[in-house]
């Protein structure tokens, strides 16, 4: 000094699904009931690898489950873009 990639921070974009019913309440929040969504988080697993082994273990997700969360707006939101800081493969 080039700066792949990684981490952190800030800002932007960001889907889906009942403003459901009853009671109380201006509404949100509360209690009960039914119906849904998947992209916070969580859980599960294939190939493959290890293993003498059909045991057992490791093993990903935007897949599956829906515990949690969500189903007007707000908030949240995987992922992604920009900027900044740090580190740093390769040359």
């Nucleotide at each position: 000094a080039u700066g792949a990639g990684a981490a952190c921070a800030a800002g932007g974009g960001g889907a889906g699904a009942g403003a459901c019913u009853a009671c109380g309440u201006u509404g949100a929040u509360g209690u009960a009931g039914c119906g849904c969504c998947g992209a916070a988080g969580g859980a599960g697993c294939a190939a493959g690898c290890g293993g003498a082994a059909g045991a057992c273990g490791c093993g990903a997700a935007u897949c599956u489950c829906u515990c949690a969360g969500g189903c007007a707006a707000a908030a949240a939101g995987a992922c992604u873009c920009u900027u900044g800081u740090u580190u740093g493969a390769c040359g």
A computed fold for a 91-nucleotide RNA from Thermaerobacillus caldiproteolyticus, annotated as Glycine riboswitch aptamer. Lineage of the source: Bacteria > Bacillati > Caryophanales > Anoxybacillaceae > Thermaerobacillus. It was read from a public genome assembly, where an Rfam model found it. The prediction has a mean pLDDT of 81.